[in-house]
């Protein structure tokens, strides 16, 4: 000096499903997963993976689901400053 992790700041994306009660909504549920199932001034993410499309998709489990898995270093898909251990250039003394 420079920068990648972190780490802070503002800016910005996103998603809410399955089951049960109930004529239906509306509501409820220590029912299921899951960070998050609108408790939200929450939660997860900004380019390897949030979410979305394919897809009303294939296999598998399951009470049932967008539940696992695969597809998939597929297509899309929101950044900038600061800061910087470690490293990396440079300079300059010494031996």
């Nucleotide at each position: 000096c420079g920068a990648c992790a972190u780490c802070a700041u503002u800016c910005g994306g996103g998603g809410u499903g399955c089951c049960u009660c109930c004529a239906a909504a509306a509501g409820a549920g220590c029912g299921c997963u899951g960070a998050g199932a609108u408790c939200a001034u929450a939660c997860c993410c900004g380019c390897c993976a949030a979410c979305u499309u394919g897809a009303u998709c294939a296999g598998g489990a399951u009470a049932a689901u967008g539940c696992c898995u695969g597809c998939g270093c597929a297509g899309g898909g929101a950044a900038a400053u600061g800061u910087c251990a470690c490293c990396g250039c440079c300079c300059u003394a010494u031996u």